[in-house]
RNA sequence: AGCGUGGCUGACUUGAGCAUCGCGGGAAACCAGGGAAACCGUGGUGCUCGGGUCAGUCAUGCG
Numbered sequence: 001a002g003c004g005u006g007g008c009u010g011a012c013u014u015g016a017g018c019a020u021c022g023c024g025g026g027a028a029a030c031c032a033g034g035g036a037a038a039c040c041g042u043g044g045u046g047c048u049c050g051g052g053u054c055a056g057u058c059a060u061g062c063g
Stems, first nucleotide, its partner, number of pairs: 002062024030035001
């Protein structure tokens, strides 16, 4: 030189939960009018917890 293990930092990727803001479907009740609950699908943002990959750095073991 090379290989293994552990700590720390960063990047990428991925899962879950919570909060919040939209979009589409849906149409009970009420009502002159236009509105519109339950429910279903979907997207953005923030926070929390976890997985994977890569890089840097420190310690340590093998050789």